[in-house]
């Protein structure tokens, strides 16, 4: 210089203009509720609908809702089932199915990466094609003796046995190689490896690891297929809930010169209407509503993930849902002329998306781009 692998950083900066939301302040309009008063009218109070200034206004994934929690109701002596979920070992956290580091397996020539990492020797179930035969299998070729025929003889051919050593099919053929044996063969025997159990020493907190003996000779996958072990889970969610509360409904009282009906008149009844008074909680308001398991920095403790200690920093809270457009100067890499080089010039900020009760994770999605370690190759000193 090429490749590769793993981590991080950014999500343009400034000014001008126009727009939209919260909140704060000054005003304008009209109305409402009280209080003073005989009237005129005055005062108070929150709120509605605008003018103005003023401060602020989305991410690294606000997204997906796939996991864990805060938090809010509703459930609940206890204790079983059923159901979900996780699943090496120690640790981190509110906790997790997330992280950290380490074991065990694989992949890669290595930096690294990957594995949803119990249990297939409790029982069930299931595997295409090929192939004689696919689960305590199987004789298709083959190889062997016997019988039996044929033949002068090597030998042929036929029968009904042995046999797993060769072949062949397969993703897989019931341990490996090397002998002993055998008519031919076989763990049938014997040495060594290999895996499995059982014991023992040593190392580690543990997972394992490293080495000793002893044993039968070896009992293929799959459990994101039933299942079996062990842990750990009550439900529903901010449309949770909490609070005030119109019309609307019950009740009571007035009901007099006092709507109005029966009824032309009086009495009685109903009874609009006024006034208090109840329950339940519609419409609607208001809280919930954003300062948190919260960021950054420096110290200690830790291999780390992470605690802890001081300092320090911060203004979204919308309800059909604002946070955008435009222009202007700057402008990093990076591209293109140009040119031996330095240099000039032009060009040059996108993508994905967007809050909706808040955090911790995870998984997608995505750009102009920048940085760094570490691994391999090659070239030069």
């Nucleotide at each position: 210089u090429g490749g590769g692998u793993c981590g991080g950083c950014a999500a343009g900066a400034c000014g001008g203009u126009c727009g939209c939301g919260u909140c704060g302040g000054u005003u304008g309009c009209g109305g409402c509720a009280u209080c003073c008063g005989c009237a005129a009218g005055g005062g108070u109070g929150g709120g509605g609908c605008g003018a103005c200034c003023g401060c602020c206004g989305a991410g690294g994934a606000a997204c997906g809702u796939c996991c864990g929690g805060g938090c809010u109701c509703c459930g609940c002596a206890g204790g079983g089932c059923a159901g979900g979920a996780c699943g090496g070992u120690g640790g981190g956290u509110a906790a997790c199915a997330c992280c950290c580091a380490c074991c065990c397996g694989g992949a890669g020539c290595a930096a690294u990466c990957c594995g949803c990492g119990a249990g297939a020797a409790a029982g069930u179930g299931c595997a295409a094609c090929a192939g004689a035969g696919a689960g305590c299998a199987g004789a298709c070729c083959g190889c062997c003796a016997c019988u039996g025929g044929c033949g002068c003889a090597g030998g042929c051919c036929a029968g009904g046995g042995g046999u797993a050593a060769g072949g062949g099919u397969g993703a897989a053929a019931c341990g490996g190689u090397g002998g002993u044996g055998u008519a031919a063969g076989a763990g049938a025997c014997c040495a060594c490896c290999a895996g499995c159990g059982g014991u023992c020493c040593g190392a580690g907190u543990g997972a394992u690891c490293g080495g000793g003996u002893c044993g039968g000779c070896u009992g293929g996958g799959u459990a994101a297929a039933c299942c079996u072990c062990g842990u750990c889970c009550g439900g529903a969610g901010c449309a949770a809930g909490a609070u005030c509360a119109a019309c609307a409904g019950g009740g009571a009282a007035c009901g007099c010169c006092a709507a109005g009906g029966c009824u032309g008149c009086c009495c009685g009844c109903c009874g609009a209407g006024u006034u208090c008074c109840c329950g339940g909680g519609u419409a609607g308001a208001u809280c919930g509503c954003u300062a948190g398991a919260g960021g950054g920095c420096u110290g200690c403790g830790g291999c780390a993930a992470c605690g802890u200690a001081g300092u320090u920093c911060g203004u979204a809270g919308a309800u059909a849902g604002a946070u955008g457009g435009c222009c202007g100067u700057c402008g990093a890499a990076g591209g293109u002329g140009u040119g031996a080089a330095a240099g000039c010039a032009c060009u040059g900020g996108a993508a994905c998306a967007g809050a909706a009760c808040c955090c911790g994770g995870c998984g997608u999605a995505u750009u102009a781009g920048c940085c760094g370690g570490c691994c391999c190759a090659u070239u030069c000193a």
About this RNA: Bacterial RNase P class A from Terrimesophilobacter sp., 381 nucleotides, folded computationally. The source organism's lineage runs through Bacteria, Actinomycetes, Micrococcales, Microbacteriaceae and Terrimesophilobacter. A source record names the gene rnpB. Rfam family: Bacterial RNase P class A. By type it is a ribozyme. Its family is annotated with dimeric ribonuclease P complex, ribonuclease P activity and tRNA processing in the Gene Ontology. The prediction has a mean pLDDT of 75.